[in-house]
Context: one part of a larger RNA
RNA sequence: GGCGUGUGGCGGAUGCCUUGGCACUGAAAGCCGACGAAGGACGUGGUAUACUGCGAUAAGUUGCGGGGAGCUGUAUGCAAGUUUUGAUCCGUAAAUUUCCGAAUGGGGAAACCCAACACUUUAUGUGUUACUUUAAACUGAAUACAUAGGUUUAAAGAGAUAACCCGGAGAACUGAAACAUCUAAGUAACCGGAGGAAAAGAAAUCAAUUGAGAUUCCGUUAGUAGUGGCGAGCGAAAACGGAACAGGCCAGUAGAUUUGUUAAAAAAAUUUGAAUAGUUUGGAAAAGCUAACCAGAGAGGGUGAUAGUCCCGUAUGAGUAAUGUUUAACAAGUUUCUUGAGUAAAGCGGGACACGUGAAAUCCUGCUCGAAUGUAGGGGGACCACCCUCUAAGCCUAAAUACUCUUCAGUGACCGAUAGUGAACUAGUACCGUGAGGGAAAGGUGAAAAGAACCCCUAUUAGGGGAGUGAAAUAGAACCUGAAACUGCAUGCCU
Numbered sequence: 001g002g003c004g005u006g007u008g009g010c011g012g013a014u015g016c017c018u019u020g021g022c023a024c025u026g027a028a029a030g031c032c033g034a035c036g037a038a039g040g041a042c043g044u045g046g047u048a049u050a051c052u053g054c055g056a057u058a059a060g061u062u063g064c065g066g067g068g069a070g071c072u073g074u075a076u077g078c079a080a081g082u083u084u085u086g087a088u089c090c091g092u093a094a095a096u097u098u099c100c101g102a103a104u105g106g107g108g109a110a111a112c113c114c115a116a117c118a119c120u121u122u123a124u125g126u127g128u129u130a131c132u133u134u135a136a137a138c139u140g141a142a143u144a145c146a147u148a149g150g151u152u153u154a155a156a157g158a159g160a161u162a163a164c165c166c167g168g169a170g171a172a173c174u175g176a177a178a179c180a181u182c183u184a185a186g187u188a189a190c191c192g193g194a195g196g197a198a199a200a201g202a203a204a205u206c207a208a209u210u211g212a213g214a215u216u217c218c219g220u221u222a223g224u225a226g227u228g229g230c231g232a233g234c235g236a237a238a239a240c241g242g243a244a245c246a247g248g249c250c251a252g253u254a255g256a257u258u259u260g261u262u263a264a265a266a267a268a269a270u271u272u273g274a275a276u277a278g279u280u281u282g283g284a285a286a287a288g289c290u291a292a293c294c295a296g297a298g299a300g301g302g303u304g305a306u307a308g309u310c311c312c313g314u315a316u317g318a319g320u321a322a323u324g325u326u327u328a329a330c331a332a333g334u335u336u337c338u339u340g341a342g343u344a345a346a347g348c349g350g351g352a353c354a355c356g357u358g359a360a361a362u363c364c365u366g367c368u369c370g371a372a373u374g375u376a377g378g379g380g381g382a383c384c385a386c387c388c389u390c391u392a393a394g395c396c397u398a399a400a401u402a403c404u405c406u407u408c409a410g411u412g413a414c415c416g417a418u419a420g421u422g423a424a425c426u427a428g429u430a431c432c433g434u435g436a437g438g439g440a441a442a443g444g445u446g447a448a449a450a451g452a453a454c455c456c457c458u459a460u461u462a463g464g465g466g467a468g469u470g471a472a473a474u475a476g477a478a479c480c481u482g483a484a485a486c487u488g489c490a491u492g493c494c495u
Base pairs, nucleotide, nucleotide: 001494002493003492004491005490006489007488008487009486015480016444017443020415021414022412023411024410025409026408027407028406029404030403032159039100040099041098042055043054044053046078047077050074051073061094062093063092064091065090066089070082071081072080105114106113107112115129116128117127118126119125120123131157132156133155134154135153136152137151138150139149164195165193166192167191168190175182179229205212206211216243217242218241219240226234227233247396248395249394250340254336255335256334257333258332259331260330261329262328263327264326265325270318271317276291277290278289279288280287292309293308294298300312301311302310346368347367348366349365350364351363352362355381376391377390378389379388380387431438432437451479454466455465456464457463
């Protein structure tokens, strides 16, 4: 030095675990905001760094209800208190709610600066003062009446919002094996608007010589008929089967809607809740053995190992004020305003229809035109006749349908700490970037801290050795298990 063995170190794989995630199901809800929101800044505790809660009444104040012995959040300790005169805690309804933020008295480099007026208990006080629209009143020019304008009052609006919805405006990569019509796609991003759903909707619809009878959604029709540099591709409808069904109004015995009264219903915290002993092993019994019991409860979780009968629960029952919500009836009000002309049709240019201008009907409309009006008009895929069918140019309308920022309950041939959310931990934190933005790592002592009194080595609050605790300390806080790489020491063999 090599190989091997033993025993340590380093390291944190593996196993086991789960506080956290993921996906979905069923219900609920789909809010909020000038009565100041969403989101923040700063404060607030006896001690107080962070989180949570709260707001100068500041981990809280008050009423009502529940509950029944401890309590002063996570979070120990010390200190000081509180509570059967019912605390802490839970529900509900109120009060307070600094400053910024639509932010709205003016300004502003958000959480700051500077005002005016009125009132009062005179103070570090309270309140008002943005803009726009609508309504009313008072004023009021050029300019006589007026109007414009001005002032005041009242009401409303503004902002936020995960997806779903309607509208406006609208790409490119890509595919066509290149590329231009075409496709991607009316998609993405953007803007406006609304609701718990939205939109659509009671035939100027289809059908075909029989008839159907608003809309929406699903299946089928059907990758069919079509369309298409007839390339790539795009792609129906009627009919049929289902889900759900609902019709109304235009001056009225109406619809919609608001408020009030009466009645009814549901909704909270909460509560009731059966039944096991002995013995063996063990640190510990829920395990083994023996003998019992309950079950409208043998779902699940916890307890020193695996518990129907120890605890929380589970099945089954019970209960709920104020107040708000929903429904119905009644009353009062508000609103809708007499059947649809610059409309239908036509020409030109576009767009939408599965349909790319095509034989191109139908629908929308930028420009130019322009009817009839029930003895009428539209449609039935150019167009004409016959026939059939419907009545445009006014309005409203539940359900079946879409989605999930969120709440409750539950489920999983979903994950188990390099997985599962980026985040099981002080996580959108630390950190990086001027900024938009990017973005981690990091879980496990033990049943219980019983977390090692005391002694010794030592410069040491480092580290270690005894002692003690514990079932275990090679479970000692760098703490479950503790693989490999790497490495110390000891030793066998070879050189």
Predicted 3D model of a 495-nucleotide part of an RNA (large-subunit ribosomal RNA, domain I) from an uncultured Pelagibacteraceae bacterium. The prediction has a mean pLDDT of 80.